[in-house]
């Protein structure tokens, strides 16, 4: 700087400073990035890899907008490269050239 903040999803245990707190385990949610579903593009889908989440708050004549805040804009190796590595048991679709 750009996008989103609609919806969704929690139990158990531990700690002390008892807080809208922190930590651990297991579980769940979510398509932001990578990847896959089709060689490419658009749409849609898939929780495998990378993040994140499982209460956003407040304000304004106001069905919208604003402020603050939050999250994302893959990961690892390598001094670096236009270099290399891993990624599903899921989904396996519509349109276009």
């Nucleotide at each position: 700087g750009c996008a989103u903040c609609a919806a969704g999803a929690g139990u158990g245990g531990g700690c002390c400073u008892u807080g809208u707190g922190c930590c651990c385990a297991c579980g769940c949610c979510a398509a932001c990035c990578u990847g896959c579903c089709u060689c490419c593009c658009c749409g849609g889908g898939c929780a495998a890899g990378g993040u994140g989440g499982c209460g956003g708050u407040c304000c304004c004549a106001a069905c919208g907008g604003g402020a603050c805040g939050a999250u994302g804009c893959g990961g690892c190796c390598g001094a670096g490269a236009c270099g290399g590595c891993a990624a599903u048991c899921a989904a396996g679709c519509g349109g276009g050239u």